Notes
Predicted 3D model of a 102-nucleotide RNA (Glycine riboswitch aptamer) from an Alphaproteobacteria bacterium. The model forms 81% of the base pairs in the Rfam consensus. The coordinates come from a structure-prediction model, not an experiment, and the mean pLDDT is 79. It was read from a public genome assembly, where an Rfam model found it.
RNA sequence: UACGCCUUUGCGGGAGAGAUCGGUAGUGGAUUUAACUCCAGUGCCGGCGCCGAAGGAGCAACCGCCCCGGAAACUCUCAGGCAAACGGACCGCAAAAGGGCU
Numbered sequence: 001u002a003c004g005c006c007u008u009u010g011c012g013g014g015a016g017a018g019a020u021c022g023g024u025a026g027u028g029g030a031u032u033u034a035a036c037u038c039c040a041g042u043g044c045c046g047g048c049g050c051c052g053a054a055g056g057a058g059c060a061a062c063c064g065c066c067c068c069g070g071a072a073a074c075u076c077u078c079a080g081g082c083a084a085a086c087g088g089a090c091c092g093c094a095a096a097a098g099g100g101c102u
Base pairs, nucleotide, nucleotide: 005099006098007097008096009094010093011092012091013090018048020047021046022045023044024043025042027040028039029038030037049082050081051080055078056076057075058074062070063069064068
């Protein structure tokens, strides 16, 4: 002094579960003298059913400096989610930035 190692960042992969029901308010289109008519999607509110891999909480194998702490992909679903998109624990790569070891 470098690699391995840690954090952040970038890229790639990444599951599960109702395109559910009802109310309400705009928007676009069709029809109409006019629409409390029909179709489509959007927002808000409520109900029932579900999912677990943001976050959160609980128990615990185990670990420690053993007073007491740290602890999961297990459990609970507060939150979040249930077409696509977004998100997503975790995994891989980095000739990206920083730390650190020898």